Description: The RNA shown here (SAM riboswitch aptamer (S box leader)) has 119 nucleotides and comes from a Gammaproteobacteria bacterium. It matches the Rfam family "SAM riboswitch aptamer (S box leader)". Rfam describes the family as follows. The SAM riboswitch is found upstream of a number of genes which code for proteins involved in methionine or cysteine biosynthesis in Gram-positive bacteria. The source organism's lineage runs through Bacteria, Pseudomonadati, Pseudomonadota and Gammaproteobacteria.
RNA sequence: AGAUCAUCGAGACCGGCUGAGGGAUAGGCCGAGUGACGCCGGGGCAACCUGCGGAGUUAACCACUCCGAAAAGGUGCCAACUCCUGCGGUGCAGCUCUGCUGCGACCGAGAGAUGACUG
Numbered sequence: 001a002g003a004u005c006a007u008c009g010a011g012a013c014c015g016g017c018u019g020a021g022g023g024a025u026a027g028g029c030c031g032a033g034u035g036a037c038g039c040c041g042g043g044g045c046a047a048c049c050u051g052c053g054g055a056g057u058u059a060a061c062c063a064c065u066c067c068g069a070a071a072a073g074g075u076g077c078c079a080a081c082u083c084c085u086g087c088g089g090u091g092c093a094g095c096u097c098u099g100c101u102g103c104g105a106c107c108g109a110g111a112g113a114u115g116a117c118u119g
Base pairs, nucleotide, nucleotide: 002118004116005115006114007113008112013042014041015040016039017038022030023029025086026085027084028083043078044077045076048074049073050072052068053067054066055065056064082111087108088107089106090105091103092102093101094100095099
């Protein structure tokens, strides 16, 4: 790299360095020399894992499952729903109506991100 599982409409910014692109991809849209992106330092958010408490299970323990608190450790994150859409279905509307087009709409898939586990 890859496989599996879970989550993804909440939340959280300052300083320094640098200097042109950035938001994964295509389209749209948005941000950016009033300095984005990136890097460094500090701060914060959250609660996936470890650790802690309780319940279930057990003869008991371990393991496992569920619940809870906390934020010490390991990650992650700190514009916009994963920024929106892309594929399939549904709904609604319009039209030049075997259908086509559209939508701040709904469901699912795909893709992506993060964690855990495996390797």